[in-house]
RNA sequence: AACGUGCAACAGGGGCGUCCGCCAUGCGCGGGCUGAGAAGCACCCUUUGAACCUGACCCGGAUCAUGCCGGCGGAGGAAGUUGCGGGGAUGGGCCC
Numbered sequence: 001a002a003c004g005u006g007c008a009a010c011a012g013g014g015g016c017g018u019c020c021g022c023c024a025u026g027c028g029c030g031g032g033c034u035g036a037g038a039a040g041c042a043c044c045c046u047u048u049g050a051a052c053c054u055g056a057c058c059c060g061g062a063u064c065a066u067g068c069c070g071g072c073g074g075a076g077g078a079a080g081u082u083g084c085g086g087g088g089a090u091g092g093g094c095c096c
Base pairs, nucleotide, nucleotide: 003086006084007083008082009081010080011046012045013044014043016040017033018032019031020030021029022028052077053076054075058071059070060069061068
């Protein structure tokens, strides 16, 4: 050098649905479903960006129901800076 694409600090971005019962009608309480997360001292994501938003009260399938699954779709948009490495080929210098 190839390889590796990591770690830390600080900062920032984001979502929270659906069904049943109760109800004080509240991001309410209990339970079921999916999920990393369904209000958590949590979780996910930050340009190497499918976290998330838009299209979308979209299309197909399944479901008690729902972005539940698939399509749309690598379509458009989307939040970052700083610090720190591991490895040891080959060549050269020096010493023995």
A computed fold for a 96-nucleotide RNA from Maritalea mobilis, annotated as TPP riboswitch aptamer (THI element). Taxonomically the source falls in Maritalea (Bacteria, Pseudomonadati, Alphaproteobacteria, Hyphomicrobiales).